About this RNA: Predicted 3D model of a 102-nucleotide RNA (SAM riboswitch aptamer (S box leader)) from a marine sediment metagenome. Its mean pLDDT, the model's own confidence on a scale to 100, is 81. The model forms 94% of the base pairs in the Rfam consensus. The sequence is in RNAcentral, with records from MGnify.

RNA sequence: CUUAUCAAGAAAGACUGAGGGAAUGGGCCCUAUGAAGUCUUAGCAACCUGUCAUCUGUGGAAGUGGUGCUAAUUCCCAUCCGCCCCUAGCGGAGGAGAUGAG
Numbered sequence: 001c002u003u004a005u006c007a008a009g010a011a012a013g014a015c016u017g018a019g020g021g022a023a024u025g026g027g028c029c030c031u032a033u034g035a036a037g038u039c040u041u042a043g044c045a046a047c048c049u050g051u052c053a054u055c056u057g058u059g060g061a062a063g064u065g066g067u068g069c070u071a072a073u074u075c076c077c078a079u080c081c082g083c084c085c086c087u088a089g090c091g092g093a094g095g096a097g098a099u100g101a102g
Base pairs, nucleotide, nucleotide: 001102002101003100004099005098006097011041012040013039014038015037019030020029021028024078025077026076027075042070043069044068047066048065051061052060074096079093080092081091082090083089
C1' cells in the first nucleotide's frame, strides 16, 4: 500500500507498584478491593495453515499449527449527509485506528 472484519465471545495466579482506556481535544469510565508492564496457566474466536465430510457453493465440522483477543460498540463524540421544529436523539457515509492475509 491492497483487501476482509470490527454490536457477539472469552480470566485466574505470581512479580511489581500508579496510572490506564491508540494519538490530539471534549465527554464518560476503570484503578491501592491493585493501573500499565512481564511471566505462567486457562479460555474465546475461526483470519491463515493443515485435517475430515460434502463435491465445485467456496459454504460446513472439529480446533493441529501460526497470529489475534479475553471492562464498557473500536467506550462515545469530532467531518459530511438524511430523519427531526430544534440543542438533543437516531440512521448512513467518511476519517483515524486495531487485527488477519497478501